Model confidence (mean pLDDT): 82 of 100. Predicted 3D model of a 121-nucleotide RNA (SAM riboswitch aptamer (S box leader)) from Sporosarcina beigongshangi. Lineage of the source: Bacteria > Bacillati > Caryophanales > Caryophanaceae > Sporosarcina. Rfam family: SAM riboswitch aptamer (S box leader). Rfam describes the family as follows. The SAM riboswitch is found upstream of a number of genes which code for proteins involved in methionine or cysteine biosynthesis in Gram-positive bacteria.
C1' cells in the first nucleotide's frame, strides 16, 4: 500500500506557540474562529478495538456414590455429583499498545466515500 471484519447519535479540556480560516474530498446548507478556532508543543482526562488480570452462568477433569449395564478383575461405560483445579463474557479492573477530547462521521447528495481498531497478505 491492499484486503477481510468490527465501531462511529455516548464520553472527555487547560496552558503555551502560530495567526485565518475550520468542521476528510465534491456540490448545496448549518454551524463554528482575531472572546484566537484549526494546526504543533506539554500535562491532564475519556474508553469503540487489542493486550493483561478478576470473575459470573455454564463446560471438563477428580475423590465419591448407585437394588446401574459390561467384563471376570478390580477394570470400562452409563448418571449423580462436595471442594479444588483448568476454560470462561455483550460483566468488571486498569499498568501498557493505539486512538480520541465542538455541532450526529454536523445534516443531505454518493453502485459511495472517510476515520479508528484488529488481524492477514
Nucleotide at each position: 500500500u491492499u484486503c477481510c471484519c468490527a465501531u462511529c447519535c455516548a464520553g472527555a479540556g487547560c496552558g503555551g506557540c502560530c495567526g485565518a480560516g475550520a468542521g476528510a474530498c465534491c456540490u448545496g446548507g448549518c454551524u463554528u474562529g482575531u472572546u484566537g478556532a484549526c494546526g504543533c508543543c506539554g500535562c491532564a482526562g475519556c474508553a469503540a478495538c487489542c493486550a493483561u488480570c478478576c470473575c459470573a452462568c455454564g463446560c471438563a477433569u477428580c475423590a465419591c456414590c448407585g437394588c446401574g449395564g459390561c467384563u471376570c478383575c478390580u477394570g470400562c461405560c452409563c448418571g449423580g455429583c462436595a471442594c479444588a483445579u483448568g476454560c470462561c463474557a455483550c460483566g468488571g479492573a486498569a499498568c501498557g499498545g493505539u486512538g480520541c477530547u465542538a455541532c450526529c462521521g454536523c445534516c443531505a447528495g454518493a453502485a459511495a466515500c472517510g476515520a479508528u481498531g484488529g488481524a492477514a497478505a
The sequence was found by an Rfam model in a public genome assembly.